[in-house]
RNA sequence: AGAGUUUGAUCAUGGCUCAGGACUAACGCUGGCGGCGUGUCUUAGCCAUGCAAGUCGAACGAAAAUUAUUUUUGACGCAAGGAUAAAAUGAUUUUAGUGGCGAAAGGGUGAGUAACACGUGAGUAAGCUACCCUCAGGAAGGGGAUAACCCGGAGAAAUCCGGCCUAAUACCCUAGAUAACUUUUGAAGGCAUCUUCGAAAGUUUAAAGAUGGCCUCUACAUGUAAGCUAUCACCAGAGGAGGUGCUCGCGGUCCAUCAGCUUGUUGGUGGGGUAAUGGCCUACCAAGGCGAUGAUGGAUAGCCGGCCUGAGAGGGUGAACGGUCACACUGGCACUGAGACACGGGCCAGACUCCUACGGGAGGCAGCAGGCUAGAAAAUUGUGCAAUGGGCGAAAGCCUGACACAGCGACGCCGCGUGAAGGUUAAGGCUCUUUGUAGUUGUAAACUUCUUUUGUGUAGGAAGAUGGUAAUAUAUACUAAUAAUGUAUAUUAUUGACGGUACUAUACGAAUAAGCUCCGGCUAAAUCCGUGCCAGCAGCCGCGGUAAUACGGAUGGAGCAAGCGUUGUCCGGAAUCACUGGGCGUAAAGGGGAUGCAGGUGGUUUUGUAAGUUAAGGGUGAAAUUUAUAGGCUCAACUUGUAAAUUGCCUUUGAUACUGCAGAACUAGAGGACAGGAGAGGAGAGCGGAACUACCGGUGUAGCGGUGGAAUGCACAGAUAUCGGUAGGAACACCAGAGGCGAAGGCGGCUCUCUGGACUGAUCCUGACACUUAGAUCCGAAAGCUGGGGUAGCAAACAGGAUUAGAGACCCUGGUAGUCCCAGCCCUAAACGAUGAGCACUAGGCGUAGGACUCUUGAGUUCUGUGCCGAAGUUAACGCAUUAAGUGCUCCGCCUGGGGAGUACGCUCGCAAGAGUGAAACUCAAAGGAAUUGACGGGGACCCGCACAAGCGGUGGAGGAUGUGGCUUAAUUCGAUGCAACGCGAAGAACCUUACCUGGGUUUGACAUAUAAGUAGUACCGACCUGAAAGGUGAAGGACCCCUUCGGGGGAGCUUAUACAGGUGCUGCAUGGCUGUCGUCAGCUCGUGCCGUGAGGUGUUGGGUUAAGUCUCGCAACGAGCGCAACCCCUACCUUUAGUUGCCAUCAGAUCUUCGGAUGCUGGGCACUCUAACGGGACUGCCUGCGUAAGCAGGAGGAAGGUGGGGAUGAUGUCAAGUCAUCAUGGCCUUUAUAUCCAGGGCUGCACACGUCCUACAAUGCCUGAUACAAAGGGUUGCUACACUGCAAAGUGAUGCUAAUCCCAUAAAGUUAGGCCAAGUUCGGAUUGUAGUCUGCAACUCGACUACAUGAAGUUGGAAUCGCUAGUAAUCGCGUAUCAGCAUGACGCGGUGAAUAUGUUCCCGGGUCUUGUACACACCGCCCGUCAAGCCAUGGAAGCUGGUAGUACCCGAAGUUGCUGACCCAACUCGCAAGAGAGGGAGGUACCUAAGGUAAGGCCAGUGACUGGGGCUAAGUCGUAACAAGGUAAC
Repeated sequence: AGAGUUUGAUCAUGGCUCAGGACUAACGCUGGCGGCGUGUCUUAGCCAUGCAAGUCGAACGAAAAUUAUUUUUGACGCAAGGAUAAAAUGAUUUUAGUGGCGAAAGGGUGAGUAACACGUGAGUAAGCUACCCUCAGGAAGGGGAUAACCCGGAGAAAUCCGGCCUAAUACCCUAGAUAACUUUUGAAGGCAUCUUCGAAAGUUUAAAGAUGGCCUCUACAUGUAAGCUAUCACCAGAGGAGGUGCUCGCGGUCCAUCAGCUUGUUGGUGGGGUAAUGGCCUACCAAGGCGAUGAUGGAUAGCCGGCCUGAGAGGGUGAACGGUCACACUGGCACUGAGACACGGGCCAGACUCCUACGGGAGGCAGCAGGCUAGAAAAUUGUGCAAUGGGCGAAAGCCUGACACAGCGACGCCGCGUGAAGGUUAAGGCUCUUUGUAGUUGUAAACUUCUUUUGUGUAGGAAGAUGGUAAUAUAUACUAAUAAUGUAUAUUAUUGACGGUACUAUACGAAUAAGCUCCGGCUAAAUCCGUGCCAGCAGCCGCGGUAAUACGGAUGGAGCAAGCGUUGUCCGGAAUCACUGGGCGUAAAGGGGAUGCAGGUGGUUUUGUAAGUUAAGGGUGAAAUUUAUAGGCUCAACUUGUAAAUUGCCUUUGAUACUGCAGAACUAGAGGACAGGAGAGGAGAGCGGAACUACCGGUGUAGCGGUGGAAUGCACAGAUAUCGGUAGGAACACCAGAGGCGAAGGCGGCUCUCUGGACUGAUCCUGACACUUAGAUCCGAAAGCUGGGGUAGCAAACAGGAUUAGAGACCCUGGUAGUCCCAGCCCUAAACGAUGAGCACUAGGCGUAGGACUCUUGAGUUCUGUGCCGAAGUUAACGCAUUAAGUGCUCCGCCUGGGGAGUACGCUCGCAAGAGUGAAACUCAAAGGAAUUGACGGGGACCCGCACAAGCGGUGGAGGAUGUGGCUUAAUUCGAUGCAACGCGAAGAACCUUACCUGGGUUUGACAUAUAAGUAGUACCGACCUGAAAGGUGAAGGACCCCUUCGGGGGAGCUUAUACAGGUGCUGCAUGGCUGUCGUCAGCUCGUGCCGUGAGGUGUUGGGUUAAGUCUCGCAACGAGCGCAACCCCUACCUUUAGUUGCCAUCAGAUCUUCGGAUGCUGGGCACUCUAACGGGACUGCCUGCGUAAGCAGGAGGAAGGUGGGGAUGAUGUCAAGUCAUCAUGGCCUUUAUAUCCAGGGCUGCACACGUCCUACAAUGCCUGAUACAAAGGGUUGCUACACUGCAAAGUGAUGCUAAUCCCAUAAAGUUAGGCCAAGUUCGGAUUGUAGUCUGCAACUCGACUACAUGAAGUUGGAAUCGCUAGUAAUCGCGUAUCAGCAUGACGCGGUGAAUAUGUUCCCGGGUCUUGUACACACCGCCCGUCAAGCCAUGGAAGCUGGUAGUACCCGAAGUUGCUGACCCAACUCGCAAGAGAGGGAGGUACCUAAGGUAAGGCCAGUGACUGGGGCUAAGUCGUAACAAGGUAAC
């Protein structure tokens, strides 16, 4: 720091996802040790048991126990003595009660709380404060009770009642005052109320206590007491410290689909209350107070220091530690007290649990452990007060689940270990495979030599205690004191839960110790096997349908490591809410337009002020945390010291540039006055002509109208057409323009009236009066609504006619609302420039509208509008560009992935239709923009092709041949299937072929290689027998090769065994090779450069031209490659060379002769033909015209003329095209069978359909006779002359030829002569019968041919469709391959030999450019809606259930306060007393009030028959709406 994912690719937009860090975590697998931390996030749910707050006997009485002394007693004893009992005094221990202090701390939890609760900073002149500290004082005199105890009583218990006695540091009274309060008054100060210091009057206190010591003073005279003294305690005051109450400024959540809230409410006065201000409470008065700077309501939440993350700003969070608040089963209440409305106190109500004798009682773990429940989830009913801290105490000490420790949990962080060095015949294993001297495990192990952290055993053994306590001694203070007490020092003794722990030493021994996740990309790391869209994986993209680096296993590898992964949450990445730091023409996003209040912002100069701003200082910003640095645990985590930081708030003193505020001035912004011209600006009234329709009348006659074509419709009752007249309503041709006006919507005949705004010009005036604008108000096309008019034309709905598969549409004929007017609503549009308003700045050029000025009359300058093109700049690109989408400022509106959805609910508006505001659940990984390359279009332009047209001949009809489909069959083997399968593979199925079927055989095999063993006659040939054959059996006999040292060796054969053979079995969608096709179409690319962010473009496009990307010109291109063309072959002309088997003009001969001649037969020759080799020739070279050129048209010459004709030659690519059955080949399958051999059958089957052909239908013909002219091939297992036989197919004999020699071999059409005479024929030949020939082991299934006989359909072929542009079509025959035989097929050869092309509108195919696109598997594309099925979430709904906050009323516990108090009362007063008084209480009562009840509503949530739409789901139904002009342009 980024990455993946929308596309064929690209850029940008935009969402989703990942890599990082962190957890109070949980789950899965695994687990050696230690240190430091940490551990119910859920149920503020319920709790058994134990503990968590006591202490003081030096406050008090009392009781008990022990003990000492004294006195008395005196069992027992001879006695000494002495048990026991009683009393007094003292000491020690224990403590129920009274009393004091504490219990309001510490500890827990986060339910409530959106609040002065918290944080921060102030205030309190409006306060309080126990214990503690300091200062200066005091501490006098009295009194009456009461608990405990004892007695009696009630009760199951808890507990309570009555009576008698008693003490205090308990309680009460009086005195006293420095203090407080009230009243009066003086002075000083301050901040309004006031504060401080004085003076006078009034009211209000104490424990005279406890303990120790002593005898200086006094009394008794022993020593004690009064007393003195010390300490502690006590009282009032002043101050401090710490704590606490109250008030205020500022700060920190969400919802406006919560917009109005409030009656003690806001303020005042009097009173009450409090420690204290205050509506805190009360009576009266006034009517205020709060709120878009968000009141009220609802939801959520303890707050902070901090913690996590982040570069920061921020975002999230509030465990542990620290500060603070709130709470203590739920609700209410007060008491005590310095402090509470009190976690382990009280009262009442409620729910729950427990005890009960049924009458009544008890309880509150959100203290520490522990239990139950809930949950994915969380520890011991441990030890100790040794340390730190707290309570009480004079102290010892006691208490302390605070705390210190230990236990459990890898929950987290940190550290350590699981060994180190050497060591290879690379054993064995595993895996792959090209099967190897392979790879890997792997220096890894073994083995050798070491080490000992950890571990086990043994021995020693801390620090934490420099403290505490006790005793003694010394010094010192106090004192009368050498006493006591305090302080300091010393010595001695004692004190450790952790713990015999840390640590140290030593012995032993590599001994006791490695897993988890991942390996397609992101993201480090790959192979095999299994599986076969199954099982499964997955964070996103996505893997899996038989070769899965993505599933499962294995091996190997990568990463981290006592952990590793997963899940969840937060921040980051995300500049994806943008303050730092985003956007709004087309991606989401400018409000339909204007006026304008609040708000925000605001021109020039100057004075003042100092709020913002800024500088310096002061206070605060707790500690911990963080950072830096230094130190302590062996290091680290952890911990300690110091410093920084804590970005904040408050305050003091300065500064005054800028902003604000106040004052004064200015004119450049804004506005006003004056003068002009322009305009479909608005409102009202009137007028006009054309057209249209209707009606009336005339003329006139059969149609009109309408369409792609028709029909419905109108018309003989007279239409349409035409002429005249009348009426009506609506709209205003030409002018008219990218022109004008208006804020927008919008505005168009003419005239008049009223009226708004803008512009221009020259001066004067006001003096910032300005800009923007939430809310508000007004305007706002069309359609629609209400009421009333009007209605010519047009025209939703509707009707009819067509079209169509259907046609609820497009087309046609009609036609009602509506369109028009008046009045009132509606308030929305692609209300668009898809571009908010205002101001300023930033090159120009060309138009146009309205003004003004100059003026050389050409024009120029300037202002305001309105357009086009372009610079800089900008933009993702397209584009925008002084009318900005550029550069800045001000203000407003709006956006944050697609769908759900502009939907639901709620609210506001509306007569309604509906409008405004406006979600969520759920679902997808995209949706969308611009541009690029293709492809496509029932888009456009240009061009080509037997593509059409013009022609000729066919197919489609008949019969037959052949192939295919289908059917059949035991089998009818397999493949090829639009063009580009179908006389195709097959250049030839009777057996064979043959792959198929039936049956019979064989199993190392019909065929190959290797190894081992065996075999020498058991190998091989073989009569005979059996059998359909294959096969089986195998007599007699025959009988291998080479070398040899003759011993033998080698090879071949056979048998057995093992490896293996074999497969026309599958996959052409695993492949190679070959082939088809577009297409012999003219295309397909590259290098460098240039353009573009990029995909990509340019080149290759454009103007011409060509058969051609052929050539040329131009051009940011210049070149090049594969294609085109040419080079190659055949053919047409010529030369040269050569001359046998070819040829024979000339010369000579021979043979035959019908005497004309014939025969290349011979010599001879190579002239000609021919053969076959080298060359030549044609290049738009020449001429004319056109053209810049390329080239085109015509001409000449020439055998040939514009690629002369033909062939071979097939670019990049497309179709997963064809072929595993030519061949080769991966993988899979098979191995007594899917291999192999044999016989027979089948591939030839036949209701049918199609393709390709043959023969015909006849006279341009058929038959018979005669007769002429080829080319190219083939031939020894062959072609065969010739002769004879046969009607013939053919046969017999026989000759030549291994071929320019001989043979096949007569070419046929043609020509000529005759016949046939329009007929199903002398056409046609199918079919059938008989008899034959040939080939072949064999013609039954199933060959060809011959002869005779038979003589079918067929008389030119519907829709449709094929070939061909010249030596072509058509027609005629000949040959060859395959082959024993079999040709209407295939491949070749020559003979005869046409017609037509004006042309490119249309059909088909192709090429180039351009255009649109929502297509890219590319139109056989994409895609919409209803219906049907399943699943999911959600709205409505008669209702039902629960919760919640209020309102009204009823009832009203406990309790405070007030009133009352006839009953009760020790302290004080009066009184001798009785009693009275003061004061107080019980009880009663009033207000308030929790819970509860009743009633009507609000809000929220759940559920609900039925119902509405929505979303999702490989292959359902119906249509085809959109994307191309999408076939009616779309919206």

Record summary
A computed fold for a 1531-nucleotide RNA from an uncultured bacterium, annotated as small-subunit ribosomal RNA. Its mean pLDDT, the model's own confidence on a scale to 100, is 83. Its Rfam family is "Bacterial small subunit ribosomal RNA". Gene Ontology terms of the family: structural constituent of ribosome and ribosome.